[in-house]
RNA sequence: AGGGUAGUAGCUCAAUUGGUAGAGUAGCGGUCUCCAAAACCGUUGGUUCCGAGUUCGAGUCUCGGCUGCCCUG
Numbered sequence: 001a002g003g004g005u006a007g008u009a010g011c012u013c014a015a016u017u018g019g020u021a022g023a024g025u026a027g028c029g030g031u032c033u034c035c036a037a038a039a040c041c042g043u044u045g046g047u048u049c050c051g052a053g054u055u056c057g058a059g060u061c062u063c064g065g066c067u068g069c070c071c072u073g
Base pairs, nucleotide, nucleotide: 001072002071003070004069005068006067007066010025011024012023013022019056027043028042029041030040031039049065050064051063052062053061
């Protein structure tokens, strides 16, 4: 330099043909317990990397940029 891939909750990751952004874990509250852990119940938490475009509607499609990883030279 060229090509590929990934970026979504504090963390690890889903979201199938474009149609309400979710799970686990962590945090907080509760039940249980002599106390705690574990287990169970409830609950909080999001500028979907940035910008622009297409569309009634974009995490998803298009263009540009940034960062990490892999491949080629």